Record summary
A computed fold for a 171-nucleotide RNA from a chicken gut metagenome, annotated as Lysine riboswitch aptamer.
RNA sequence: AACUAUAGAGGCGCGGGUUUGAUUAGUACCCUAUUUCCAGUCUUGCCACAGACAAUAUGGGAUUGUGGGAAAGGCAAAACCGCCGAAGGGGCUUUCCGGCAAAAGGCUUCUGGGUGCCGUUGCAAACAGCGCGGCAACUGUCAUCAUUCAGUAUGAUGGAGUGCUAUCGGU
Repeated sequence: AACUAUAGAGGCGCGGGUUUGAUUAGUACCCUAUUUCCAGUCUUGCCACAGACAAUAUGGGAUUGUGGGAAAGGCAAAACCGCCGAAGGGGCUUUCCGGCAAAAGGCUUCUGGGUGCCGUUGCAAACAGCGCGGCAACUGUCAUCAUUCAGUAUGAUGGAGUGCUAUCGGU
């Protein structure tokens, strides 16, 4: 000096499920009454295919009224758990389908981190939040340069986490 292993640091740090709460929403949906439209209805989140049921009866949709009345995802808080490529995004692909979507995995690629602002015909009930694109300073780390007698510290510029720091081991 490089390599292996171990342990660490960044901070409104990352993620997970649980509990509680608000929102979703007096919405969807159910019973019933009225008016009206359609010809079908049901079988997974949507479409197609196929099957079953029904055939002037039944079924479905819509409007108004009475009565009843959710949930998931997303959000917030608390403690707990796993952690510091934590984790998240893009592309391809597999599970796995007739097609699309959702969920989980594999390969590859991008992002050090959080925050704020702007934009968005994406997701979402939403003006919350997430995703995507851009901008801004801040922050941690290393490198270079300068200041400082030196150290420390300060300032400027730049890089990226397969990085950085420490310790051990062998070559």

Record summary: It matches the Rfam family "Lysine riboswitch aptamer". Its family is annotated with lysine biosynthetic process in the Gene Ontology.